[in-house]
Context: one part of a larger RNA
RNA sequence: CGCACGAAACUUGAGGAGCCUCUUCCCUAGUACGAGAGGAUUGGGAAGGACGUCCCUCUGGUGUUCCAGCUGUCGCGCUAGCGGCACGGCUGGAUAGCUAUGGACGGAAAGGAUAAGCGCUGAAAGCAUCUAAGCGCGAAGCCUGCUCCAAGAUUAGGUUUCGUUGAGGUCCCCGAAACCUCUUAGAGGUUUCGGCCCUCUGAAGCCCCCUGGAAGACUACCAGGUCGAUAGGCCGGGUGUGUAAGCGCAGCAAUGCGCUUAGCUAACCGGUACUAACGGGCGAACG
Numbered sequence: 001c002g003c004a005c006g007a008a009a010c011u012u013g014a015g016g017a018g019c020c021u022c023u024u025c026c027c028u029a030g031u032a033c034g035a036g037a038g039g040a041u042u043g044g045g046a047a048g049g050a051c052g053u054c055c056c057u058c059u060g061g062u063g064u065u066c067c068a069g070c071u072g073u074c075g076c077g078c079u080a081g082c083g084g085c086a087c088g089g090c091u092g093g094a095u096a097g098c099u100a101u102g103g104a105c106g107g108a109a110a111g112g113a114u115a116a117g118c119g120c121u122g123a124a125a126g127c128a129u130c131u132a133a134g135c136g137c138g139a140a141g142c143c144u145g146c147u148c149c150a151a152g153a154u155u156a157g158g159u160u161u162c163g164u165u166g167a168g169g170u171c172c173c174c175g176a177a178a179c180c181u182c183u184u185a186g187a188g189g190u191u192u193c194g195g196c197c198c199u200c201u202g203a204a205g206c207c208c209c210c211u212g213g214a215a216g217a218c219u220a221c222c223a224g225g226u227c228g229a230u231a232g233g234c235c236g237g238g239u240g241u242g243u244a245a246g247c248g249c250a251g252c253a254a255u256g257c258g259c260u261u262a263g264c265u266a267a268c269c270g271g272u273a274c275u276a277a278c279g280g281g282c283g284a285a286c287g
Base pairs, nucleotide, nucleotide: 001152005163006162007161008160009159010158011157015149016148017147018146021049022048023047024046025045026044027043033038051106052105053104054103055102059100060099061098062097066093067092068091069090070089071086072085073084074083075082076081110144111143112142117137118136119135120134166200167199168198169197173195174194175193176192177191178190179189180188181187182186205282206281207280208279209225210224211223212222213221230276231275232274233272234271235270236269237268240264241263246259247258248257249256250255
């Protein structure tokens, strides 16, 4: 830009893509077969490999925004307590998120038409013959079935819902009506109305902008923008760490014990307008 009014939502599926994999064990059965050695077709069940999709409850990883311990040195006047630097200073743990080596699921079943092949009926050719007419069975293969994309499928599909409002102005142009003038056809002029045009109004809805996001390279997508829980803060909870500081008691002291399963706690869960979501624009059809 198109899909012959504008807009929102839900869809159909022409067509396309993906997948459609491999192994072992058990039963059938030590059966059929075979002198024996050996050892099935078939049907049923179970486990696993690789691959793929989704996920983070579990097992782990990461987690330089959380907690604790420890060393050296400098600073906060000193003690105590903290902070800076030393690879994140080192060490032990660890929430969310993201993850695999962790978890769940998948390949199918089923249907249709067939290949090789196996058949039924059956002539040409009194027989025979699966074939010449006709009819059936029959593959990991073909078409469906399963998953995803998909109406620019220009053959541009379908369904539902919402909206298409008023006000004013005016030269030219177009149409209609009425009146006047000229000699009929007709031509010209005036007025009114409508269209066109211009200015405002600004529907349904949308955009910019802003607050953000398990969405994301950008864009897009999604949740919100005071009629508000979108983010931050605050409050409550959870989780993690592992019992803070200070004071008291015991001990010469190092240290231990008590208040104290304390103190602190990111990304998690819920609540709460305290802070920030200010402001601006586009958009009204043809017959």

About this RNA
The prediction has a mean pLDDT of 86. This is a predicted structure of a 287-nucleotide part of an RNA (large-subunit ribosomal RNA, domain VI) from a Thermoguttaceae bacterium. It matches the Rfam family "Bacterial large subunit ribosomal RNA". Gene Ontology terms of the family: structural constituent of ribosome and ribosome. The RNAcentral record of the full RNA draws on ENA.